[in-house]
Notes: A computed fold for a 75-nucleotide RNA from Geobacter sp., annotated as c-di-GMP-I riboswitch aptamer. Model confidence (mean pLDDT): 86 of 100. The sequence was found by an Rfam model in a public genome assembly.
């Protein structure tokens, strides 16, 4: 070094709930906030689910898998 882990410190991200803008709707973007998270980076490939019912149509990566990239260094 790898690769598996997750103890520590350094940063990091942020639910819910409020306010503002977007969207028919699921949701989405700021902004307060901190429930949590060691990939709670990214990605709609499978599944789930959610929206619409006109759709080979949209949403969800903080619900599982997969790809793919990373920081840290105990046991």
């Nucleotide at each position: 070094u790898u690769c598996a882990c997750g103890a520590a410190a350094u940063g990091g991200c942020a639910a819910a709930a409020u306010c503002c803008g977007g969207g028919g709707g699921a949701c989405c973007g700021g902004a307060u906030g901190a429930c949590g998270c060691a990939a709670a980076g990214c990605u709609a490939c499978c599944u789930a689910c959610c929206c619409a019912g006109a759709a080979c149509g949209g949403g969800c990566a903080g619900a599982g898998g997969g790809g793919u990239u990373a920081c840290c260094g105990a046991a």

Lineage of the source: Bacteria > Pseudomonadati > Desulfuromonadia > Geobacterales > Geobacter.